RNA sequence: AGAGUUUGAUCCUGGCUCAGAUUGAACGCUGGCGGCACGCCUAAUACAUGCAAGUCGAACGGCAGCAUGGGGAGCUUGCUCCCUGAUGGCGAGUGGCGGACGGGUGAGUAACGCAUGGGAAUCUGCCCAGUCGUGGGGGACAACUCGGGGAAACUCGAGCUAAUACCGCAUACGCCCUACGGGGGAAAGUGGGGGACCUUCGGGCCUCACGCGAUUGGAUGAGCCCAUGUCAGAUUAGCUAGUUGGUAGGGUAACGGCUUACCAAGGCGACGAUCUGUAGCUGGUUUGAGAGGAUGAUCAGCCACACUGGGACUGAGACACGGCCCAGACUCCUACGGGAGGCAGCAGUAGGGAAUAUUGGACAAUGGGCGAAAGCCUGAUCCAGCAAUGCCGCGUGUGUGAAGAAGGCCUGCGGGUUGUAAAGCACUUUCAGUCGGGAGGAAAAGCAUUAGGAUAAUACCUUAGUGUCUUGACGUAACCGACAGAAGAAGCACCGGCUAACUCUGUGCCAGCAGCCGCGGUAAUACAGAGGGUGCGAGCGUUAAUCGGAAUUACUGGGCGUAAAGCGUGCGUAGGCGGUUAUCUAAGUCGGAUGCGAAAUCCCCGGGCUUAACCUGGGAACUGCAUCCGAUACUGGGUGGCUAGAGUACAGUAGAGGAAAGUGGAAUUCCCGGUGUAGCGGUGAAAUGCGUAGAUAUCGGGAGGAACACCAGUGGCGAAGGCGACUUUCUGGACUGAUACUGACGCUGAGGUACGAAAGCGUGGGGAGCAAACAGGAUUAGAUACCCUGGUAGUCCACGCCCUAAACGAUGUCAACUAGCUGUUGGGGGAAUUAAAUCCUUUAGUAGCGUAGCUAACGUGAUAAGUUGACCGCCUGGGGAGUACGGCCGCAAGGUUAAAACUCAAAUGAAUUGACGGGGGCCCGCACAAGCGGUGGAGCAUGUGGUUUAAUUCGAUGCAACGCGAAGAACCUUACCUGGCCUUGACAUCCUAGGAAUCCUUCAGAGAUGAGGGAGUGCCUUCGGGAACCUGGAGACAGGUGCUGCAUGGCUGUCGUCAGCUCGUGCCGUGAGAUGUUGGGUUAAGUCCCGCAACGAGCGCAACCCUUGUCCUUAGUUGCCAGCAUUUUGGAUGGGAACUCUAAGGAGACUGCCGGUGACAAACCGGAGGAAGGUGGGGAUGACGUCAAGUCAUCAUGGCCCUUAUGGCCAGGGCUACACACGUGCUACAAUGGAUGGUACAGAGGGCAGCAAGACCGCGAGGUGGAGCAAAUCCCAAAAAGCCAUUCGUAGUCCGGAUUGGAGUCUGCAACUCGACUCCAUGAAGUCGGAAUCGCUAGUAAUCGCGAAUCAGCAUGUCGCGGUGAAUACGUUCCCGGGCCUUGUACACACCGCCCGUCACACCAUGGGAGUGAGUUGCAAAAGAAGUAGGUAGACUAACCUUCGGGAGGUCGCUUACCACUUUGUGAUUCAUGACUGGGGUGAAGUCGUAACAAGGUAACC
Repeated sequence: AGAGUUUGAUCCUGGCUCAGAUUGAACGCUGGCGGCACGCCUAAUACAUGCAAGUCGAACGGCAGCAUGGGGAGCUUGCUCCCUGAUGGCGAGUGGCGGACGGGUGAGUAACGCAUGGGAAUCUGCCCAGUCGUGGGGGACAACUCGGGGAAACUCGAGCUAAUACCGCAUACGCCCUACGGGGGAAAGUGGGGGACCUUCGGGCCUCACGCGAUUGGAUGAGCCCAUGUCAGAUUAGCUAGUUGGUAGGGUAACGGCUUACCAAGGCGACGAUCUGUAGCUGGUUUGAGAGGAUGAUCAGCCACACUGGGACUGAGACACGGCCCAGACUCCUACGGGAGGCAGCAGUAGGGAAUAUUGGACAAUGGGCGAAAGCCUGAUCCAGCAAUGCCGCGUGUGUGAAGAAGGCCUGCGGGUUGUAAAGCACUUUCAGUCGGGAGGAAAAGCAUUAGGAUAAUACCUUAGUGUCUUGACGUAACCGACAGAAGAAGCACCGGCUAACUCUGUGCCAGCAGCCGCGGUAAUACAGAGGGUGCGAGCGUUAAUCGGAAUUACUGGGCGUAAAGCGUGCGUAGGCGGUUAUCUAAGUCGGAUGCGAAAUCCCCGGGCUUAACCUGGGAACUGCAUCCGAUACUGGGUGGCUAGAGUACAGUAGAGGAAAGUGGAAUUCCCGGUGUAGCGGUGAAAUGCGUAGAUAUCGGGAGGAACACCAGUGGCGAAGGCGACUUUCUGGACUGAUACUGACGCUGAGGUACGAAAGCGUGGGGAGCAAACAGGAUUAGAUACCCUGGUAGUCCACGCCCUAAACGAUGUCAACUAGCUGUUGGGGGAAUUAAAUCCUUUAGUAGCGUAGCUAACGUGAUAAGUUGACCGCCUGGGGAGUACGGCCGCAAGGUUAAAACUCAAAUGAAUUGACGGGGGCCCGCACAAGCGGUGGAGCAUGUGGUUUAAUUCGAUGCAACGCGAAGAACCUUACCUGGCCUUGACAUCCUAGGAAUCCUUCAGAGAUGAGGGAGUGCCUUCGGGAACCUGGAGACAGGUGCUGCAUGGCUGUCGUCAGCUCGUGCCGUGAGAUGUUGGGUUAAGUCCCGCAACGAGCGCAACCCUUGUCCUUAGUUGCCAGCAUUUUGGAUGGGAACUCUAAGGAGACUGCCGGUGACAAACCGGAGGAAGGUGGGGAUGACGUCAAGUCAUCAUGGCCCUUAUGGCCAGGGCUACACACGUGCUACAAUGGAUGGUACAGAGGGCAGCAAGACCGCGAGGUGGAGCAAAUCCCAAAAAGCCAUUCGUAGUCCGGAUUGGAGUCUGCAACUCGACUCCAUGAAGUCGGAAUCGCUAGUAAUCGCGAAUCAGCAUGUCGCGGUGAAUACGUUCCCGGGCCUUGUACACACCGCCCGUCACACCAUGGGAGUGAGUUGCAAAAGAAGUAGGUAGACUAACCUUCGGGAGGUCGCUUACCACUUUGUGAUUCAUGACUGGGGUGAAGUCGUAACAAGGUAACC
């Protein structure tokens, strides 16, 4: 520091996710040791049991228990009992101090609660310092004794008694009050010691210590006030009557509405009051570069609370965790009358929960309470126990060791890897274990003694020193030593990318994984297991949570034309910001100083534990607040000037700016009248409609409403919406010019307010045309639409509402600055000019290009989206949703403000390449058109589907499957079925035993096969044996037309013989990409030329190849025969080499020549010559790629599967089935023909297991027979249509030949299933074929026959060959396919695409809902425990006073005020629930349509 994920790819926007750190954690697997920390985050739920606050006899009366001493009694002479407060001490009690600390928890609290900094009107026990006192009296009450009640808790009555308990009196420097005259108020003793003196022998007295009272000051602690800071919600906007202030009284320790009375009417709030929700606050912790964010366990400071609510008492301090009273809930005891209790102290229990420990030890240390002290108490604390909860440290060995062991795993079978790893050898012993030793935490106190202080004093007390005596829970500790032995000690997660780490097996969209993207449908590095590897390591993963990454709330540090985002537009309040100059001030700002900013934490430098964690000393820091001093540039404030901003006055200019009143002509419609006659109208085509009752058309007249042609213009005006005939009136703004004046008067603008298209609403008018709704006609599968005919609201006017638009420049307003060029509107100036026109210049608008810059790109570019400043508004992933609820506005429609649950991993912008379009342009093709002939109808052949079957083997299945694989299924083929057999196998290699091989043959059987018989004895040799072959045996293995063409190679089809497909370098672009390859011409062609940021090149095109068309040369048999000769008249013979031909080599054609067109080009058109002319005809040749196209059944091949069978052999059957459908063909339907007879002319092929002549036989298929020929020689072999004759006469025929019967021929082991052919007989459908559809552009179509491959036999198929031999093409509008350019796109699996809505089903969350339940709370009332304060007729009453009657004072009771629980009524609000209901979301294959994306088939959208 980044990465993954939207796309075919790209850039951006934008969300989601990951890598890091952290935790009071939990869970899973695993677990050796130690140190240091930490451990109920949930139920502030309920608690059994034990402990957590006591202490003082040196305050007091005393003496229950214990011990000691003394006395007595009994006796078993060392025991029991009794007495004795005499002593140590001490239960209970009085009294003092402490139970307000320490410890726990975080419920409440949004607050002076907390934090920081200040302040004045206060109190403060114990402590410190100072001053002054501590005199003299009195009356009680506990304990105790006696009596009573009660189950208990406890309680009542009578009597006795002490005090440092209580109360007067005296005194009063200081203290308090005061009207300044005065007035008021205190105390307590106890203990130690003691020389004189006194004594009632208790003591007095003196002294010391502790205590007590008053007071001053300090310290500590506490109370109060203020400034600032301190969560979210405005779908909470108004709140407040003790409320704000004053006066007076009261109250408090103290100020204060703290409280009461009266007076005034204030106080708080958009800088967020009030209300609601949530929450203890802080130092800090965690994260982060920081700024920030989140958090507030442990430790520390503050606050609050103590079962819930209320209340006070005592006290220095409480409204009190282990105190009291009352109310409530709950629990317990009970004799039913009454009582008791409060773990949010430490342990512990139940419950809750994912989850959090021992009913431990000790006061040894530190600290606290009491005490003079010893000491006692202390679940504070120190320790131990439990838990890997965290951090830190250590260990589980070290070295050597290659036969690279065995085993595992993988394998291409060679090996690789685990792996120096192990074993083996040599060492070491940390830790754990056993044994032995062993610091420090301990200093005090006590006792003795020395020296000071105090004193009259050597006592006593106290301070310092010395000596002595002890004190350890932890602890079987730390640490040290010894002993033995590698001995006791490694796991967890991950391995598709992010992200380090790869293979095998299993599984087969199953099981499962997953943080995101996504894996899994038979070859899964993603599931599960294994081997191996990677990471961390006594831990490792997962989950949860926080920060980070996230510049994804942007202060640091983002944006708003199109991605989310500029309010529809003005005016304007608060607020924010503000020209120039001088001076004052010093609020902001800057500098310095001082105080505070607790400690701990973090950081730096040191120190201590063996190290570290941890602990600790010092420093820095604590970014802050306050006070003082100083500076004055800038900002602010005050004062005085200025004129450049802004404005006013004057003179002009342009304009659909606004409002009102009036006027005008053209057109539509209607009405009246005339002319006139049969249609008009409307559409893609029609119909509805109008019209003989006279329409449409046309002429004249009239009525009425609405809108204003031409001018008219990227022209004008207005803030926007918007504004268009003309005239008048009223009125707003802008611009120009020159001068004068005011003197910052300005900009923006939350709320607010005004305007605001269309539609819509209300009231009243108006209504010609147009026209939602509606009606009818069409269209259509439907058509609640598009089209047509009608037609009402509305559109118009007046007044009043509504307040929204894609209200758009999708661009807020204002100001400044920053290249140019061109047009246009309104002004000003100048030149020249009679004027117009023109040119130059300057302003205010309005347009088009464009530099820099900006931008993701598109684009923008002085009218900025550039560079800056000021202010406002708005945005933060998509959907849900601009929706629900609530509020406000509205007559309504609705508007405005505006969520959440849930759901997805995307949604979006711009640009790119393709593909597509019922987009455009250009061009081509038998693509259409023009023609010729077919198919589709019939019969048959053949293939396919379907059906059937034991099997009808398998594959091909739009074009590009279907006379296809198959160039030929009777057996074989054959893969299928039935049955019978074989199991190292029909075939290959290796081993072993035997045998040559081989041939002939008998029997059984359907055959495979089985059982025999006979013949045969080979070749090489180093003499061991070997090679080939056969048979038997064992195992490695064979075998498979079994699966996967979606694992593959190879081959093939198709687009398409279409003209395209790419690359290098350069240039452009952030990039995908582009350029080149586009453009102008041209071509069959990316063919060529020209131009051009391109220049070149490759694969394709063309050419080179074959064939055919002309000629030449060479050659001349088997071919040829012009001329010559012979002739059986047959090139037959001689001969010839001319010709044909054969087959080798050449020539020829290149737009070469001429003319024209064209751009001086390429090229095209025409012509000449030529056998052939513009590629001469035909063939071979098929670019990059597409279709997961076809083929595992040609072959090859990975993987999987079968292995006495899915292999192999055999016989028979099947592939030939047959209601049907389709494709491809053949033959026909006839006279351009059929039949009969005669007769002519090919080419290319094939032939020895072959072709077969002549001859003979048969009606014929064919048979007999065999000349010739391995073929330019012989044979197949007859070519047919044609031509010449005859016949038939339009008919189901002399057409047509299916079907069937009979008889045969041939091939073959065998023609039943199931061959072909022949003859005789039979003689079906069919009379030219619906919708639709195919081929063909010249030697072509059509028509005619011939041959070949396969093959024993079997073509109407296929592949070839020649004969005869046409018609038509105007042309490119349309159909189909293709190429190039361009355009749109929401497509990229690419239009067979994408995608919308209703309905149906399932699930989820949510709104409404008659209501119902619960919580919180306002208001108005009721109620009134305990308590406090006030009052007081009643009752009682020790201290003081008294005139002795009583009084003062007090207690109880009663009462008033306040008030908790509680109750009633009525509101508000939150949550839960609710029959039914609304929409929303999600869900592999539901229904209906096809709205959007292309002109999406009616452009889309608001």
Predicted 3D model of a 1502-nucleotide RNA (small-subunit ribosomal RNA) from Beggiatoa sp. MS-81-1c. The source organism's lineage runs through Bacteria, Pseudomonadati, Gammaproteobacteria, Thiotrichales and Beggiatoa. The prediction has a mean pLDDT of 85.